Record summary
Bacterial large signal recognition particle RNA from Syntrophomonas sp., 266 nucleotides, folded computationally. A source record names the gene ffs. The RNAcentral record of the sequence draws on ENA. Lineage of the source: Bacteria > Clostridia > Eubacteriales > Syntrophomonadaceae > Syntrophomonas. The prediction has a mean pLDDT of 75.
């Protein structure tokens, strides 16, 4: 320092869950050159050297063992924070609706005369009348009876010896009851009725003439003050979800640094 043969050891790991605690299936993650049976999750093996039984292969190093080291995927806790749904509140100088109040700005009437004040008229109410309109009477018109309605009464029947008489049916005229209609007029009677009209009565509400007065009224919007309500949004307070940020602990893999046994030959 080289060769044969052993050996320890390796042939994946981690996180979370679950165990008194460790391994193992399932799930997440990472990563391959990542061995084969058998047992198992309503479970099985084990017990700090923490799967068990059996086979295999590789083998002291690009694989094995060690790090308060550097990076470092992932998952865990626990704060903050921001967005999205959702649940309940009604305390807010919120928000939107309403209402009362003010009268600072805006605008509207106002010396062509505001408010206030006094008056007369109306709207209102009672009584007459007049109108309107409906209805009835009263007139009027037409039209109405197979027989038991008038009137006339062909034919034909009856009485008579004859002259003549008598009763009547169809038709035609008329009409009673009734039906339909017309309605200037007059009568009686109603009324959700009136740009009428006379008399009385009321009351200051609301519109109006007229006197006095002499400068303010108003309360559309805007502001302020209060009052109720609303609950789409903001706000508060509950719960879920996803994102960032810190934090806390477990850490695959990377990358640096160290280590690593026997025998025999030459």
């Nucleotide at each position: 320092c080289c060769g044969u043969g052993c050996u320890a050891g390796a042939c994946g790991g981690g996180g979370a869950a679950a165990u008194a605690g460790c391994g193992g299936a399932g799930c997440c993650u990472u990563g391959u050159a990542a061995c084969c049976u058998g047992c198992a999750a309503c479970c099985c093996g084990c017990u700090a050297c923490a799967g068990c039984a059996g086979g295999g292969u590789c083998g002291a190093a690009u694989u094995c063992c060690u790090g308060a080291g550097c990076c470092g995927a992932g998952g865990c806790u626990c704060u903050a924070u921001u967005c999205u749904g959702u649940g309940a509140g009604g305390u807010c100088u919120g928000g939107c609706u309403u209402g009362a109040a003010u009268a600072a700005g805006u605008g509207a009437c106002u010396g062509a005369g505001a408010a206030g004040u006094u008056u007369g008229g109306g709207u209102c109410c009672u009584u007459c009348g007049c109108a309107a309109u409906g209805a009835g009477a009263c007139a009027c018109c037409u039209u109405g009876a197979a027989c038991c309605g008038u009137g006339u009464c062909a034919g034909g029947u009856c009485c008579g010896g004859a002259a003549g008489g008598a009763a009547g049916c169809a038709g035609c005229a008329c009409u009673a009851a009734g039906a339909g209609g017309u309605c200037c007029a007059u009568c009686u009677u109603g009324u959700g009725u009136g740009a009428c009209g006379a008399a009385g009565g009321g009351g200051u509400a609301c519109c109006u003439g007229a006197a006095u007065g002499g400068a303010g009224u108003u309360a559309a919007c805007u502001g302020u003050u209060c009052a109720a309500g609303u609950a789409a949004c903001g706000c508060u307070c509950g719960g879920a979800g996803g994102g960032u940020a810190g934090u806390u602990u477990c850490c695959a893999g990377g990358c640096c640094a160290g280590g690593u046994g026997c025998a025999c030959g030459g």